A computed fold for a 74-nucleotide RNA from Parcubacteria group bacterium M10-OD1-1, annotated as transfer RNA. The organism belongs to Bacteria candidate phyla, within Bacteria. Rfam family: tRNA. The family's RNA type in Rfam is transfer RNA.
[in-house]
RNA sequence: GGGCGUAUAGCUCAGUUGGUUAGAGCGUUUCCUUGACAUGGAAGAGGUCUCCCGUUCGAGUCGGGAUACGCCCA
Numbered sequence: 001g002g003g004c005g006u007a008u009a010g011c012u013c014a015g016u017u018g019g020u021u022a023g024a025g026c027g028u029u030u031c032c033u034u035g036a037c038a039u040g041g042a043a044g045a046g047g048u049c050u051c052c053c054g055u056u057c058g059a060g061u062c063g064g065g066a067u068a069c070g071c072c073c074a
Base pairs, nucleotide, nucleotide: 001073002072003071004070005069006068007067010026011025012024013023019057028044029043030042031041032040050066051065052064053063054062
C1' cells in the first nucleotide's frame, strides 16, 4: 500500500425487507427479606447506536468517506 471483518448501556451481545418504545444477560443504585452476609424478591438509573456527509416522509439498519481494532495479502 491492497482486501475482508468488527464498532449498539460499565462488560458480553441481540436487534426481523428501513416504520414511532432502542432491548437482554451480567454489573450498578434504592428498598424488602436476615442478628449480619449470601441467595431470593420489587423498583430505578445508565445510550449523540464510533464520527461526518448523503438517500428517504422516516436510518442502529441503505450508500460514500474518516477513525480505532482484528485477520489476510504484498